RNA sequence: CUCUUAUCAAGAGUGGCGGAGGGACUAGGCCCAAUGAAGCCCGGCAACCUUCAGGCUUUUUUUCAGCUUGAAAAGGUGCCAAUUCCUACAGGUCAUCAUGAUCUGAAAGAUAAGAG
Numbered sequence: 001c002u003c004u005u006a007u008c009a010a011g012a013g014u015g016g017c018g019g020a021g022g023g024a025c026u027a028g029g030c031c032c033a034a035u036g037a038a039g040c041c042c043g044g045c046a047a048c049c050u051u052c053a054g055g056c057u058u059u060u061u062u063u064c065a066g067c068u069u070g071a072a073a074a075g076g077u078g079c080c081a082a083u084u085c086c087u088a089c090a091g092g093u094c095a096u097c098a099u100g101a102u103c104u105g106a107a108a109g110a111u112a113a114g115a116g
Stems, first nucleotide, its partner, number of pairs: 001116008013042001015041003021032003026088004043080003048076002050072008084108001089105007
């Protein structure tokens, strides 16, 4: 980098250093920021991998495997404004002179696990 699967409405600081930007890309919008952005450290959140216990399925039985419920958090990651901040593409519904509101799906993106 590519592919597969799963998740993306919850959660997480009145800390230290730092100094002007940030919210993925493009466009439009809307926001955050000297009452301190990004980044780094500490801290925290969560539970994908992980560990433990129970249930179900397959099996003659056990092991293994799959599904599922609950608990834990040492380790590998991840995350810590706003739904992935919102819209962009397709379709449905409603209202409208223009056009807008809303719902569903897709696309794109992010993260994890596995494969190449």
A computed fold for a 116-nucleotide RNA from Melghiribacillus thermohalophilus, annotated as SAM riboswitch aptamer (S box leader).